RNA sequence: GGGCCGGUAGCUCAAUUGGUAGAGCAGUGGCCUUUUAAGCCACAGGUCGCAGGUUCAAUCCCUGCUCGGCUCA
Numbered sequence: 001g002g003g004c005c006g007g008u009a010g011c012u013c014a015a016u017u018g019g020u021a022g023a024g025c026a027g028u029g030g031c032c033u034u035u036u037a038a039g040c041c042a043c044a045g046g047u048c049g050c051a052g053g054u055u056c057a058a059u060c061c062c063u064g065c066u067c068g069g070c071u072c073a
Base pairs, nucleotide, nucleotide: 001072002071003070004069005068006067007066010025011024012023013022019056027043028042029041030040031039049065050064051063052062053061
């Protein structure tokens, strides 16, 4: 340098063929318990890697860039 895959909540990951973005764990508050843990309930948390383009509308389609992994030379 070429090719392929990936980047979504603090972490691990979903989200179908474009229409308000979710789960588990972690966090906060409450219940329970002598206390902690466990369990139960609720809440909060996101410029969907960055920048353009297409579209009424983009996490999703197109282009460039960037970071990580694999691979070829």
This is a predicted structure of a 73-nucleotide RNA (transfer RNA) from a Chloroflexota bacterium.
Its mean pLDDT, the model's own confidence on a scale to 100, is 80.
NCBI's taxonomy places the organism under Bacteria, Bacillati, Chloroflexota.
Rfam family: tRNA. Rfam links the family to the GO term triplet codon-amino acid adaptor activity. It is annotated as a transfer RNA.